Context: one part of a larger RNA
């Protein structure tokens, strides 16, 4: 000097991003125990008292001898003085600094956020508010099911059968879940438009018999190109569907102080955000404003609403219980600190 332990005057979080670390608490019995609550909890809530050893009077329970009683006369049963065992009230005494004498063995309370809960997870920097979950909803699937693996055979689903199985979203419970189908998707429809291969074959053309003095014309055949017309699904089109993907406005004026606007006008839209919540895990301006807590509070709690840019199963708002989760506060106790000191052990360095 480092590490691991131990002790510490006075103060007691002044430390620090933050009480990180450490300390406190701890056992058993009894007393006592709030808000809230899904009536189960919360709860070991909180907060108190006692605890060693010896003696004595007792109490209770067990066992059970003698005596007594019963008969079914038995190695019987019932009831029980005694004795023994266990637990314990009360009273008295006694020792130590200390009696749950060591070890092991919860610090507590309040507030808010998130997630209902127990559970799961980044083996090797993240355990969480992430995942899962019971519950809810939607969609598909009638059995040779849908879905999945496989080239196939075959298999799972399932030795199941719609109270089933598969997929997707949400995520206990309570109160609820508003408006929009214009876009995208899905489902249904089939009148019309468009439309492939294929069918069709008008027409054009190469070649060559033949004709013609020549230019050229040119049957059949064999080739090449090919218009009209017919032609499915799809798309266009017509409907439905948002617990499908998603979306849910602007400007101007108006009340007898002022301010504000229940009210009116106008433009646009598929429809213009309902209930509830709101400076929020979401608020830029922002340390918004007011209130509370502090001597002093960018955090916290309660309100307000001007929501840059909450909002209803991409769920909204609450919620008892739960959480090695996150925020803030208080009590207790502390070497975290003011501010450091000493001791023990271990390692390195230094010195001898």
């Nucleotide at each position: 000097u480092u590490g691991u332990g131990g002790u510490u005057a006075a103060g007691g979080a002044a430390c620090u991003c933050g009480g990180c670390a450490a300390c406190u608490u701890a056992u058993c019995a009894c007393c006592g125990u709030a808000a809230c609550u899904u009536c189960g909890g919360g709860a070991a809530a909180a907060g108190g008292u006692g605890a060693g050893c010896c003696u004595g009077c007792g109490a209770a329970a067990g066992u059970g001898u003698a005596a007594g009683g019963a008969c079914u006369u038995g190695c019987u049963c019932c009831c029980c003085a005694a004795g023994c065992u266990u637990u314990u009230u009360c009273a008295g005494g006694u020792c130590g600094c200390a009696g749950a004498g060591a070890a092991a063995u919860g610090g507590g309370a309040g507030u808010a956020g998130c997630g209902a809960c127990u559970g799961u997870u980044u083996a090797u920097c993240a355990a969480a508010a992430a995942c899962a979950c019971a519950g809810g909803c939607a969609u598909g699937u009638g059995c040779a099911a849908a879905g999945u693996c496989a080239c196939a055979a075959g298999a799972c689903g399932a030795a199941g059968u719609a109270u089933a199985c598969a997929u997707g979203c949400u995520g206990a419970c309570g109160c609820c879940u508003g408006c929009c189908c214009g876009g995208u998707g899905c489902u249904g429809g089939a009148a019309g438009g468009u439309u492939a291969a294929g069918g069709g074959g008008a027409u054009u053309u190469g070649u060559c018999a033949g004709c013609g003095c020549a230019a050229g014309c040119g049957a059949a055949g064999c080739g090449a190109a090919g218009a009209a017309c017919c032609g499915a699904a799809g798309c266009c089109c017509c409907a439905g569907u948002a617990a499908a993907c998603g979306g849910c406005g602007g400007c101007c004026g108006u009340a007898a102080c002022u301010a504000u606007a229940a009210c009116g006008g106008u433009c646009c839209u598929a429809a213009g955000g309902u209930a509830g919540c709101g400076a929020a895990a979401u608020u830029c301006c922002u340390u918004g404003u007011c209130g509370g807590g502090u001597a002093a509070g960018u955090u916290c709690c309660g309100a307000c609403c001007u929501g840059c840019a909450c909002g209803a199963a991409u769920g909204g708002c609450g919620u008892a219980a739960c959480g090695a989760c996150u925020u803030c506060u208080c009590c207790g106790g502390u070497g975290u600190c003011u501010c450091a000191a000493c001791c023990a052990c271990a390692g390195g360095c230094c010195u001898c």
Record summary
Predicted 3D model of a 352-nucleotide part of an RNA (large-subunit ribosomal RNA, domain IV) from a Pseudobdellovibrionaceae bacterium. Model confidence (mean pLDDT): 87 of 100. NCBI's taxonomy places the organism under Bacteria, Pseudomonadati, Bdellovibrionota, Bdellovibrionales, Pseudobdellovibrionaceae. Its Rfam family is "Bacterial large subunit ribosomal RNA". Gene Ontology terms of the family: ribosome and structural constituent of ribosome.